[in-house]
RNA sequence: CGUGUGAUCGCCCAAUGGGUAGGGCACCAGACUGAGGAUCUGGGGGUUGCGGGUUCGACUCCCGCUCACACCA
Repeated sequence: CGUGUGAUCGCCCAAUGGGUAGGGCACCAGACUGAGGAUCUGGGGGUUGCGGGUUCGACUCCCGCUCACACCA
C1' cells in the first nucleotide's frame, strides 16, 4: 500500500430492508436523614468522527478524508 470492522450525550452501549435519536452509570434538584450514603421522584445533557452527494426526509445509502482495531504481505 491492500482487505475488513468500527467512530452515536462526560463514560459504556442501543437504534439500520431511510421516517420524532433511546437506555444504564455519572451529574443537578427535591423527598428521606442530625449529617452523609443508600433508596425513591423529577430534570439537564448528543445537529450521530470530518467534508460532500442522493432523497420530501439520512445514525442508516453513495464518494472522499481522519483516527482506532483486526487480517494479508
Molecule: transfer RNA
Organism: Tautonia plasticadhaerens